[in-house]
């Protein structure tokens, strides 16, 4: 100094006007008999975030639904530990990448069973054989020996036994080529030519022993056979867990219409009363009453809350002791102006400084723990490489 990793915050700031929400007080003021409810208005407190996002886990809370118990189906998947729980968090272990600080891993089981492994390549699984070496053994030519037979002596067949060729049968998997993978690896022996055929050393499995770890696993000894390929984010196998639907949950009040139950019985013409007309019970009017729309209210924001001290823990996290109150809307407030100042971009100016725009991603809806996305721009701390100086 330059590259680089790991955590840990901030996320325009000041002031003033002005606006709009929710609570509390205030006086006016509408409605009621009153209780109390509404309406403008003053005033006072507060009024997105780190992610309020996506709604992908997981929970509080409500309703429904539940005897036990299986099947089914969904989920989870090294260990130990934290939490209301969780697929989160945290300390490990393994496997993987990096020189390194670090950082990645749906990380049970494939010798229970099925199934699949593209292309390529002889072959992709209780193994096969393309080129390739062999051809020992068995068989074809072919030469030579040596037995005993036949013979018209020229020779002829048989059989053994040595050598040559052939690559037929066959053996073989050490080399070549495919391929993401090819049935241990490297040496020596062995062979016909090879191979765990054999040995030695490494790896990889299985099984005993010792020793460390709660534990996942580690360490370090011995034997065995030689080696059993990969995918379960393919069914499936173990273990372990899980009833359903959501705040449009659910609850109270409750206008109008329609409904049930109960009473009374009209209207004109008149003072009344006969009368007369019109209506006629499935009608009018009062009352009560259950469910329940519109609409109102409750749920609703004090909570697994937040800050600080101290404690126990490597840590996540838990405890204890003190402070605090940091939206609650319901077509759904949280904005808009000006001034200074930060920070970017642009333009002008030698400069100083002067104009202009801008100010990431986003935006609450029952609430809380995570995850995962998106973020202009910056702080603060710890480490780790490489170079130079001393």
């Nucleotide at each position: 100094c330059g590259a680089g990793c790991c955590g840990g915050c901030c996320g325009g700031g000041u002031g003033g006007c002005c606006g709009c929400g929710u609570a509390c007080g205030g006086g006016c003021u509408u409605c009621u008999c009153a209780c109390g409810a509404g309406g403008a208005c003053c005033g006072u407190c507060c009024g997105a975030g780190g992610a309020a996002c996506g709604u992908c886990c997981g929970g509080a809370c409500u309703c429904c639904a539940u005897a036990g118990g299986g099947c089914a189906g969904a989920g989870u998947g090294c260990u130990g530990g934290g939490u209301a729980a969780c697929a989160c968090c945290c300390a490990g272990u393994c496997g993987g990448g990096g020189u390194g600080a670090c950082c990645c891993g749906c990380a049970g089981g494939a010798a229970a069973g099925u199934g699949c492994c593209a292309c390529a390549g002889a072959a992709a699984a209780c193994a096969g054989a393309c080129c390739g070496c062999c051809g020992a053994u068995g068989g074809g030519c072919c030469c030579g020996c040596c037995a005993a037979c036949c013979u018209c002596c020229g020779g002829g067949a048989u059989g053994g036994u040595g050598g040559g060729u052939c690559a037929c049968a066959g053996g073989u998997a050490a080399g070549g080529g495919u391929g993401a993978a090819a049935c241990g690896g490297u040496g020596c022996g062995g062979u016909a030519a090879g191979a765990g055929c054999g040995c030695a050393c490494c790896a990889g499995c299985g099984c005993c022993c010792g020793g460390g770890g709660c534990g996942a696993c580690c360490c370090g000894g011995g034997c065995g056979g030689c080696u059993c390929g990969g995918c379960a984010a393919a069914c499936c196998c173990c273990a372990c867990u899980c009833g359903g639907a959501g705040c449009a949950a659910g609850g109270c009040c409750a206008a109008g219409c329609a409904g049930a139950g109960g009473g009374a019985c009209g209207g004109g013409c008149g003072g009344c009363c006969c009368g007369c007309c019109c209506a006629c019970a499935u009608g009018u009017c009062c009352c009560u009453c259950g469910g329940g729309u519109a609409g109102g209210c409750c749920g609703c924001u004090a909570g697994a809350g937040c800050c600080g001290g101290c404690g126990a823990g490597c840590a996540a996290u838990c405890g204890c002791c003190g402070g605090c109150c940091g939206a609650g809307a319901u077509g759904g407030a949280u904005g808009g102006c000006c001034a200074c100042c930060g920070c970017c971009g642009g333009u002008c100016g030698c400069a100083a400084g002067g104009c202009c725009g801008g100010c990431a991603c986003a935006g609450a809806a029952u609430c809380c723990g995570g995850c995962g996305u998106a973020c202009a721009g910056g702080c603060c701390g710890g480490c780790u490489c490489g170079u130079c100086a001393c």
Molecule: Bacterial RNase P class A
Organism: Actinomycetota bacterium